Model confidence (mean pLDDT): 83 of 100. The part of an RNA shown here (small-subunit ribosomal RNA, 5' domain) has 547 nucleotides and comes from a metagenome. Its Rfam family is "Bacterial small subunit ribosomal RNA". RNAcentral holds the full RNA, with entries from SILVA.
Context: one part of a larger RNA
RNA sequence: GAAUGAACGCUGGCGGCGUGCUUAACACAUGCAAGUCGAACGAGAAAGUCCCUGCUUGCAGGGGCGAGUAAAGUGGCGCACGGGUGAGUAACACGUGGAUAACCUACCCCGGGUUCCGGAACAACAUUGCGAAAGCGAUGCUAAUACCGGAUGAGGUUCGAGAUUCUUCGGAGUUUUGAACGAAAGGAUGCCUCUUCUUGAAAGCAUCUGACAUGGGAUGGGUCCGCGUACCAUUAGCUUGUUGGUGGGGUAACGGCCUACCAAGGCAACGAUGGUUAGCUGGUCUGAGAGGAUGAUCAGCCACACUGGAACUGACACACGGUCCAGACUCCUACGGGAGGCAGCAGUGAGGAAUUUUGCGCAAUGGGGGAAACCCUGACGCAGCAACGCCGCGUGAGUGAUGAAGGCUCUUGGGUCGUAAAGCUCUGUCAGUGGGGAAGAACGUAUUUAUGGUUAAUAGCCAUGGGUAUUGACGGUACCCACAAAGGAAGCACCGGCUAACUCCGUGCCAGCAGCCGCGGUAAUACGGGGGGUGCAAGCGUUAUUC
Numbered sequence: 001g002a003a004u005g006a007a008c009g010c011u012g013g014c015g016g017c018g019u020g021c022u023u024a025a026c027a028c029a030u031g032c033a034a035g036u037c038g039a040a041c042g043a044g045a046a047a048g049u050c051c052c053u054g055c056u057u058g059c060a061g062g063g064g065c066g067a068g069u070a071a072a073g074u075g076g077c078g079c080a081c082g083g084g085u086g087a088g089u090a091a092c093a094c095g096u097g098g099a100u101a102a103c104c105u106a107c108c109c110c111g112g113g114u115u116c117c118g119g120a121a122c123a124a125c126a127u128u129g130c131g132a133a134a135g136c137g138a139u140g141c142u143a144a145u146a147c148c149g150g151a152u153g154a155g156g157u158u159c160g161a162g163a164u165u166c167u168u169c170g171g172a173g174u175u176u177u178g179a180a181c182g183a184a185a186g187g188a189u190g191c192c193u194c195u196u197c198u199u200g201a202a203a204g205c206a207u208c209u210g211a212c213a214u215g216g217g218a219u220g221g222g223u224c225c226g227c228g229u230a231c232c233a234u235u236a237g238c239u240u241g242u243u244g245g246u247g248g249g250g251u252a253a254c255g256g257c258c259u260a261c262c263a264a265g266g267c268a269a270c271g272a273u274g275g276u277u278a279g280c281u282g283g284u285c286u287g288a289g290a291g292g293a294u295g296a297u298c299a300g301c302c303a304c305a306c307u308g309g310a311a312c313u314g315a316c317a318c319a320c321g322g323u324c325c326a327g328a329c330u331c332c333u334a335c336g337g338g339a340g341g342c343a344g345c346a347g348u349g350a351g352g353a354a355u356u357u358u359g360c361g362c363a364a365u366g367g368g369g370g371a372a373a374c375c376c377u378g379a380c381g382c383a384g385c386a387a388c389g390c391c392g393c394g395u396g397a398g399u400g401a402u403g404a405a406g407g408c409u410c411u412u413g414g415g416u417c418g419u420a421a422a423g424c425u426c427u428g429u430c431a432g433u434g435g436g437g438a439a440g441a442a443c444g445u446a447u448u449u450a451u452g453g454u455u456a457a458u459a460g461c462c463a464u465g466g467g468u469a470u471u472g473a474c475g476g477u478a479c480c481c482a483c484a485a486a487g488g489a490a491g492c493a494c495c496g497g498c499u500a501a502c503u504c505c506g507u508g509c510c511a512g513c514a515g516c517c518g519c520g521g522u523a524a525u526a527c528g529g530g531g532g533g534u535g536c537a538a539g540c541g542u543u544a545u546u547c
Base pairs, nucleotide, nucleotide: 001547002546003545004544006543007542008541009540010539013393014392015391016390017389018388019386020385021351026349027348028347030346031345032344035077036076037075040074041073048065049064050063051062052061053060054059055058084304085303086302094228095227096226097225098224099223100222103221104220108217109216110215111214113212114211115210116150117149118148119147125140126139127138128137129136130135156181157180158179159178160177161176162175163174164173165172166171186209187208188207189206190205191204195202196201197200230276231275232274237267238266239265242264243263244262245261246260247259248258249257279301280300281299282298283294284293285292286291306327307326308325309324310323329340330339331338332337357383359382360381361380365379366377367376368375369374396426397425398424399423406417407416408415409414430488432483433482434481435480436479440474444470445469446468447467448466449465450464451463452462453461454460491536492535493534494533495532496517497516498515502531503530504529505528506527512519513518
C1' cells in the first nucleotide's frame, strides 16, 4: 500500500446493488417449513336455513338445501429433491484423467408386443372391552389400480447343444435349437353405424389416460484404478481377516465384504504405524510475476442431523421435520406409563468484541401431486433492520474589498482567517408536498373462430393458429410532471523526522505522548488547549488478521 463475513471510538443526508452467529455441532417456548390425487376405492357428517306433522307455544319427529362438501380411512405417487451445518474425515473424501467384458436406474422419450379367467381378506363403519393419557384389543360387514391363485407368453431369466465374430485369453456379443421358470388393472369422456335389450343404455364403437413384460435412449448413481492432496522422526517399526489361495455365502455389482479350511504372508526411511490440525474444489485476497495466505456469500462434490447402534420400506436411504434399541437432557402423569429433538425460516436464552423481522406473497422462476382446474411449497420472489461493504449523488452556483465586525498574532506599522461572510443575481439534484403511473404476464382456463386428424357423423375428442375475458406479493413502488424554498444535510484524523501540514498560551522528567527514532527537568513546532494549516470525506481513525 491492498484486503476483510470484521469489531471498537467519534460522527452521520439520500439512493442502487450486495452481505450479515467467524464464538456454544450449546439448550430451545411459539408459529410455519411435504403434501397431493374423488378421473383408483368403499363409506360419509355438522352448524345454519326452509318446509311438514304433533301438540305441552317452544320442544319432539320427519324431509329438502347445506353436500356427495368437511374431517377420517384403504390405495397410488411424492416424502432419498429442495433447505441447513462443517462436528467427523489426512481418506479414492476431494481434484483431475481413465475403467466397468464387474453394475443399477422410479418418473421421461422411442420401438414392437400384451392387458384373459377367478378368489379370499383387511381398514373405514357398527357393537363392545382396557387405559389418566399416549394408545391397544375383541366380534361382525364391505370396495378397489390393495392382496392372492390360474392361464397365455417372448427379442426375458437359468441350464444344455451347435455355428460365428471380437478378446485384456478371464470372457463378451450375434445367431440356430431344446427344456424349465416366469406378467398385468383398470379409470374418464362421448356416440348409436353394426349386435343385444329398444326411452336410452351396454358386454358395441371412438378418443384420452393408466397397467404388464421387453429392446434401446436419456438422466442420475454405485464400484475400481493412475497422479496430486497439511504438520511432527522430540512418532521406527506396524499388521492375524492381517496378505494370498480353494469351497461356500452375500451384493445391483468386483472384492476377506463375510465364513470354513490351507499357506505365511503384507506394509515401511520414496516415511509404514502413531500423534496434531483440517471438510475438499472452482475460486477469493495479495503480488510485476513466481509464489504466499485463504476456502464467508455463489457453484460442484463429500459428511452429518440430540449421542451411539440397527435394520424396514423403496428405483434410490441404512432416511434432518420415518421406525426400533440404548444413553444424556427436557416435559406430561391418575406414578401404572408416555412425549420430544430448529446444524429448515423467523424467534428466545446462553456464550461473545460481534451478526437482522416470531414480515408479505405463491404474481414470477423452480419443485411435488393431479387429466385439468387447482392445492402445497420459510425453495424462491420481495419487503424490514444494520454506513457491514462497493458504487453513485448531495450538503449549493455566480458575483462581491469598506479587504466589515470578530477571533488569533504582533516588532503596534501591520499580518492572517479571507471572496471567506454580509449584500446582489440565480439554480432546484436529494429530502418534503401534490398529481399521473409502469415493465416484470406468459402460460393455463373459459368462450368464439379457422384448419387438420379420428369417425357412420356436421356429435364428441385430439392437435395447431387467431380474437375476447381473466391473473402482480413487491406497490400507488420505480419513473414522469408540478409546487415552495438556500431553505433540512460535515465530520474525523493528523501537523518533530519517517510524512503533506506552525505558531501562541498552559505545564515544568509532573501531567502526559509514542508505530520506530524518541519528546517532557521554565520560552516544548513532539504533552493539554486556542488560532492557523494538511489529508481523507458520509465517513474518518484505532485494533485484529493476510499478502